[in-house]
Order: sequence, then structure tokens, then C1' cells
RNA sequence: AUAGGUCUUCGGGGUCGGGUGAGAUUCCCUACCGGCGGUGACAGCCCGCGAGCCCUUCGGGGCAGACCAGGUGAGAUUCCUGGGCCGACAGUGAAAGUCUGGAGGAGAGAAGGCCGGA
Repeated sequence: AUAGGUCUUCGGGGUCGGGUGAGAUUCCCUACCGGCGGUGACAGCCCGCGAGCCCUUCGGGGCAGACCAGGUGAGAUUCCUGGGCCGACAGUGAAAGUCUGGAGGAGAGAAGGCCGGA
């Protein structure tokens, strides 16, 4: 230093302001936010994973969002400029990416400690 084992810790953000209304952070205008790994170069919208929902013989199986143009470059749907788009389930005095709840949960994974044949 390494296969493997084990333990600990960490591990998701966001409706300012205004309109209508009896009532809306849910509608309308506007504002704001962006988990994890990968990828020739930094990614919400390229590939995959997670949370969520459905089914289950409890092994697992299924469903599941969104980007273009120009520029630089060896290389970028990842950077820069411009213009766009998307967002689980349940609840609610009225329809929710942002409120409340499951959740002081789970988790993709990240970091570190210890053990450790040869």
C1' cells in the first nucleotide's frame, strides 16, 4: 500500500413583493431552489442512482421530470453569453418543486477509525 471484514460520523435547497377572493406561500404576475456517482472540462434538464408510487412468493420486479442556439477549446447538451424547460406521495377553507406531514425516518453516496491472509 491492497482484496476482504467491521465500526463511527456526515449525507437537500427554495415563493421576497403584488393581484383576485370569504378563503390561496396552492390560482395569476413575480421571486426563489437544484441530492449522489459517472462523463476528454465544472451538469437539476447527457448516462446511471437515490428519495416517492404500484406489485410481491419478501429474493425481487415494475412505474418515474426537463435544453436549445452561439462562443472558446484538443475535448464542454457540463464553462461563457442568450433564450427556454422540469420537479414524488398524503394533507389543505382553493389546485403546492418552495407550506404541513410520513421524516428526530430512509438513502444514492462521502470521509475517517480499527481488524487484516499473503
The RNA shown here (FMN riboswitch aptamer (RFN element)) has 118 nucleotides and comes from an Actinomycetota bacterium.
The source organism's lineage runs through Bacteria, Bacillati and Actinomycetota.
The coordinates come from a structure-prediction model, not an experiment, and the mean pLDDT is 84.
The model forms 100% of the base pairs in the Rfam consensus.
The sequence was found by an Rfam model in a public genome assembly.